[in-house]
Context: one part of a larger RNA
RNA sequence: CUGGGCGUAAAGGGUCCGUAGGUGGCUGUGUGCGUCGGUGGUUAAAUUUUCGGGCUCAACCCGAAAACCGCUAUCGAUACGGCACGGCUAGAGGUCGGAAGAGGCGAGCGGAAUUACCGGUGUAGUAGUAAUAUGCGUUGAUAUCGGUAAGAACGCCAAAUGCGUAGGCAGCUCGCUGGAACGCACCUGACACUCAGGGACGAAAGCGUGGGGAGCGAAAGGGAUUAGAUACCCCUGUAGUCCACGCCCUAAACGAUGGAUGCUAGAUGUCGGGAGUAUCGACCCUCCCGGUGUCGGUGAAAAAAGCUAACGCGUUAAGCAUCCCGCCUGGGGAGUACGGCCGCAAGGCUAAAACUC
Numbered sequence: 001c002u003g004g005g006c007g008u009a010a011a012g013g014g015u016c017c018g019u020a021g022g023u024g025g026c027u028g029u030g031u032g033c034g035u036c037g038g039u040g041g042u043u044a045a046a047u048u049u050u051c052g053g054g055c056u057c058a059a060c061c062c063g064a065a066a067a068c069c070g071c072u073a074u075c076g077a078u079a080c081g082g083c084a085c086g087g088c089u090a091g092a093g094g095u096c097g098g099a100a101g102a103g104g105c106g107a108g109c110g111g112a113a114u115u116a117c118c119g120g121u122g123u124a125g126u127a128g129u130a131a132u133a134u135g136c137g138u139u140g141a142u143a144u145c146g147g148u149a150a151g152a153a154c155g156c157c158a159a160a161u162g163c164g165u166a167g168g169c170a171g172c173u174c175g176c177u178g179g180a181a182c183g184c185a186c187c188u189g190a191c192a193c194u195c196a197g198g199g200a201c202g203a204a205a206g207c208g209u210g211g212g213g214a215g216c217g218a219a220a221g222g223g224a225u226u227a228g229a230u231a232c233c234c235c236u237g238u239a240g241u242c243c244a245c246g247c248c249c250u251a252a253a254c255g256a257u258g259g260a261u262g263c264u265a266g267a268u269g270u271c272g273g274g275a276g277u278a279u280c281g282a283c284c285c286u287c288c289c290g291g292u293g294u295c296g297g298u299g300a301a302a303a304a305a306g307c308u309a310a311c312g313c314g315u316u317a318a319g320c321a322u323c324c325c326g327c328c329u330g331g332g333g334a335g336u337a338c339g340g341c342c343g344c345a346a347g348g349c350u351a352a353a354a355c356u357c
Stems, first nucleotide, its partner, number of pairs: 004328003007311002012325001014201004021194003025088007033081002035077008048066007091191001092188004096183002103177007110154001114150008125136002162169002206247006215241002220236004258324006266295011306313002330357003339350004
């Protein structure tokens, strides 16, 4: 090793690309490296196992056989794996066609609201709360009408919707651009799967430089509440939130469920594409492919099977299998110390032990 696991008990890497490596479709020929069989040699003794024997037994000792780990030479087998050379098209990729989408980047534009400022009307309150107060207001507020400006976010549509590898993506138009699905014939002919290192992307907060700053709002100030109130509530309000460029690299980065492939009853909704039927044409209806949801129970009976500790999962598997990667091994100490690498810093990644229960 044979022979454990990872949805919630410890455990799936945040996501993707991809190197080495591991694994790999159908078929033919060759080779005979792995593999399998035979024979010879070697594998010291002791040790181990079995059988037999000797000390009264046992330990111990003696004899015989076997086993274990193989190695080597040679003869043979060729199913499977490898290697070499061919063939194929079901995997994979490509060309073509019509269509869907908040996929990404850039530019321009739009309306509602908010706030500030200017002007008009107008007068004593307004704002806020469970109730107050701080605040704002006769230097004319709130309210209301007109105008100007600014920044940020895009109501209805909107949904169990859609798109994206994940993070994530929503006003409208244009430009550039990525990917997936479907259909038909054609092309290449295993070109594939996974992936240690490595690379890229990666919400929010945070950092650097320069802009911007309406609203909101850590910190901070004030008012309340309270025994206190470094809070919850209220009035203000700086960083920040926004933009450009450069960093940071974390998360309940979650479906707490890695990726790929095949197989294993269904029912029903919805999104995209197609075929058929029908029609003047479309809708409807039936079927196929791809995505995204729900149900899979009581019961007279059917509404899977299977799995799971249970909850639940159930063709979008947590079912049945194969391949590859990551990870777990009692709680605390601790995701810490030390060391290393990265970072401007904050810190991140890697990652113990003593001790203790």
This is a predicted structure of a 357-nucleotide part of an RNA (small-subunit ribosomal RNA, central domain) from a Candidatus Uhrbacteria bacterium. The prediction has a mean pLDDT of 84. The source organism's lineage runs through Bacteria, Bacteria candidate phyla and Candidatus Uhriibacteriota.